[in-house]
Context: one part of a larger RNA
C1' cells in the first nucleotide's frame, strides 16, 4: 500500500468552535474544463502475441499484421460532474407568538448540622474498639439550657425526572447572559454537511501568588492488631479541601459506540409542547428520555426509529504479544509532567 475494521477482541480524537481542504437540493440555460467520440501525428528498434518463411525438426533466423491501453494537436457531443447566469422552496437561518429547565455568571438572603468561646445546671467519668489503648476530664470535662461567632455542604422534594458541546450543573431570591423545544408560514433563497493544521472550554489530583480554614483528612506522631505491619481499625494531625487571580491539559474524560443526513414492524411508561374533545381521555403529533421487541445485524453477549440495520458524505484511528506510552529528539510547563513517538531484542 491494497483491503478489512474501530461497543466487549488491536483501533472514535475529552469536547465544541472553526480555516484549509472535501462532498452538497429542485428548475431553465451558457461555456466545453473533467467525460465520449472521429481524424492526424508520436508513442525506436528488438522482445511478447497471430498468420507465414529458412536451417531434416526445435532452440534458433527471419516477412507481414498485431501490440505500445500514453501523450499532444485539431474536429464533434452535451447525458453527467464543473464554469457562468437566472430562478424555486422543501436543506439551513431570521422574524413573529408561546413555552421548558439541578445552563452559565454575579449579588442578596435562610435554616439544620459541625465546630470553638464565654455563661448557666450538674459530676465523675467521657471517647473510642471486635476488644483495647493513646487522646480528653476535679484547673469541673462529656451531658444538657440559652446566647455569640466561623467556615463548608444544602436534608425532605429527588424521579430509568430535567439542563448543558463535553467536563459538568441541585437550599431560596435578584440583576445580566445563553441556549433548547413547539406553533407559525412572515423574510432570505442552498446561505448547508464535514473539517487537516489552529482558537477555546475541559472532573480530581497538583502548581504559583494572596486570602481564607467548620469539617474532613495524603504526610507525619502516636495507640492498637501482627511473627512482622512502614497497612486495614483507633487518637490526634500539616499540605489540601474554600475564595480570587494565574498555570496545569489529564482520567474506566464511558453509551468502553465520531459528526451529519435519508430510509427500514410496533408496543408500553415517562418529561416539554401542539392539535381534537364528552374535559374521562385522544392523536400515522413534534421535541427528548428510559424498557421491551420486528426485519436485519451480530463470533456471541446483544445492539434493535436514541441500532451495532440499510446507504451516503467528511474527519479520527487501528494492524500479534512484550520490550512501552518507555529511549532519542522536537514543541509546551515554574515544576509535576503533558504531546507527538521509536528500535534492537525477546516469545
Nucleotide at each position: 500500500u491494497u483491503g478489512g475494521g474501530u461497543u466487549u477482541a488491536a483501533a472514535g480524537g475529552g469536547u465544541g468552535c472553526g480555516u484549509a481542504g472535501g462532498c452538497g437540493g429542485g428548475a431553465a440555460g451558457u461555456c466545453a474544463a473533467g467525460u465520449c467520440u472521429g481524424u492526424g501525428g508520436u508513442g525506436a528498434a528488438a522482445a511478447g502475441u497471430c498468420c507465414g518463411g529458412g536451417c531434416c525438426u526445435a532452440a534458433c533466423c527471419u516477412g507481414g499484421a498485431u501490440c505500445g491501453u500514453g501523450c499532444c494537436a485539431u474536429g464533434g457531443a452535451a447525458a453527467c460532474u464543473g464554469u457562468c447566469u437566472u430562478u424555486c422552496u422543501u436543506g439551513a437561518a431570521u422574524a413573529g407568538u408561546g413555552g421548558u429547565g439541578c445552563c452559565g455568571u454575579u449579588g442578596g438572603c435562610g435554616g439544620a448540622a459541625u465546630g470553638u468561646g464565654a455563661a448557666g445546671u450538674g459530676u465523675a467519668g467521657c471517647g473510642g474498639u471486635g476488644a483495647a489503648a493513646u487522646g480528653c476530664u476535679u484547673a469541673g470535662a462529656u451531658a444538657u439550657u440559652a446566647c455569640a461567632c466561623a467556615g463548608a455542604a444544602c436534608a425532605c422534594c429527588g424521579a430509568u425526572u430535567g439542563c448543558g458541546a463535553a467536563a459538568g450543573c441541585a437550599g431560596c431570591u435578584g440583576a445580566c447572559g445563553a441556549a433548547c423545544c413547539a406553533c407559525c408560514g412572515a423574510u432570505u433563497g442552498a446561505c448547508g454537511c464535514u473539517g487537516a493544521u489552529g482558537c477555546a472550554c475541559g472532573a480530581a489530583a497538583g502548581u504559583g501568588c494572596g486570602g481564607g480554614u467548620a469539617u474532613c483528612g495524603a504526610a507525619c506522631a502516636g495507640g492498637a492488631u501482627u511473627a512482622g505491619a512502614u497497612a486495614c481499625c483507633c487518637u490526634g494531625g500539616u499540605a489540601g479541601u474554600c475564595c480570587g487571580c494565574a498555570c496545569a491539559g489529564u482520567a474506566a474524560a464511558c453509551g468502553a459506540u465520531g459528526a451529519c443526513a435519508a430510509c427500514u414492524a410496533g408496543c408500553u411508561g415517562u418529561u416539554g409542547g401542539c392539535g381534537a374533545u364528552a374535559u374521562a381521555u385522544u392523536g400515522u403529533u413534534c421535541a427528548g428520555u428510559a424498557g421491551c421487541g420486528u426485519a436485519g445485524c451480530g463470533a456471541a453477549a446483544g445492539c434493535g426509529u436514541u441500532a451495532a440495520g440499510u446507504u451516503g458524505u467528511c474527519c479520527a484511528c487501528c494492524u500479534g504479544g512484550g520490550g512501552a506510552g518507555u529511549a532519542c529528539g522536537a514543541c509546551c510547563g515554574c515544576a509535576a509532567g503533558g504531546u507527538u513517538g521509536a528500535a534492537a531484542c525477546u516469545c

This is a predicted structure of a 347-nucleotide part of an RNA (small-subunit ribosomal RNA, central domain) from an uncultured Bacteroidia bacterium.
Its Rfam family is "Bacterial small subunit ribosomal RNA". Its family is annotated with ribosome and structural constituent of ribosome in the Gene Ontology.
The full RNA is in RNAcentral, with records from SILVA.